The RNA shown here (transfer RNA) has 73 nucleotides and comes from a Candidatus Jorgensenbacteria bacterium. It matches the Rfam family "tRNA". Rfam links the family to the GO term triplet codon-amino acid adaptor activity. Its mean pLDDT, the model's own confidence on a scale to 100, is 83. The source organism's lineage runs through Bacteria, Bacteria candidate phyla and Candidatus Joergenseniibacteriota. The sequence was found in a public genome assembly.
[in-house]
RNA sequence: GCCGGCGUAGCUCAGUGGUUAGAGCGAGCGCUUCAUAAGCGUUAGGUCGGAGGUCCGAUUCCUCCCGCCGGCA
Numbered sequence: 001g002c003c004g005g006c007g008u009a010g011c012u013c014a015g016u017g018g019u020u021a022g023a024g025c026g027a028g029c030g031c032u033u034c035a036u037a038a039g040c041g042u043u044a045g046g047u048c049g050g051a052g053g054u055c056c057g058a059u060u061c062c063u064c065c066c067g068c069c070g071g072c073a
Stems, first nucleotide, its partner, number of pairs: 001072007010025004018056001027043005049065005
């Protein structure tokens, strides 16, 4: 330099055009216990990497940029 994949909650990931963006783990609070752990309930936490475009509507499609990973040279 060329090609491909990935980027969504603190972490691991799902969601792939439409209604309020979700799960597990983790965190806070409560129940339970003499207490802790485990278990159960509940709450918070997101400019969906950035900018632009298409569309009535974009996390999702297109373009460019940034970062990470892999392949070729």